[in-house]
Predicted 3D model of an 89-nucleotide RNA (Glycine riboswitch aptamer) from an Alphaproteobacteria bacterium. Taxonomically the source falls in Alphaproteobacteria (Bacteria, Pseudomonadati, Pseudomonadota). Its Rfam family is "Glycine riboswitch aptamer". Rfam links the family to the GO term glycine biosynthetic process. The model forms 81% of the base pairs in the Rfam consensus.

RNA sequence: CAAUUCCCCGCGGGAGAGAGCGGCUUCGAGCCGCCGCCGAAGGAGCAACCGCCCCGGAAACUCUCAGGCAGAAGGACCGCGCGGGAAGA
Numbered sequence: 001c002a003a004u005u006c007c008c009c010g011c012g013g014g015a016g017a018g019a020g021c022g023g024c025u026u027c028g029a030g031c032c033g034c035c036g037c038c039g040a041a042g043g044a045g046c047a048a049c050c051g052c053c054c055c056g057g058a059a060a061c062u063c064u065c066a067g068g069c070a071g072a073a074g075g076a077c078c079g080c081g082c083g084g085g086a087a088g089a
Base pairs, nucleotide, nucleotide: 004087005086006085007084008083009081010080011079012078013077018035020034021033022032023031024030036069037068038067042065043063044062045061049057050056
């Protein structure tokens, strides 16, 4: 110290599925119970593949513990930054 990569931050985009029923209530989208459902926070499982001993890494697949099922919020992921940090010939 360039491209580039990663992390954080800011901005924009961003799906699915009951404003279910009963009770309590400080009436609040809160609490408890029951039934139905979703898959894109997080978590767990399988493993094509990578690593070519072990260890290990590994999906948008599977589960649905957690979370969610009007709007808002959240949201994997994508794009931009003439923002910050780290690595980097």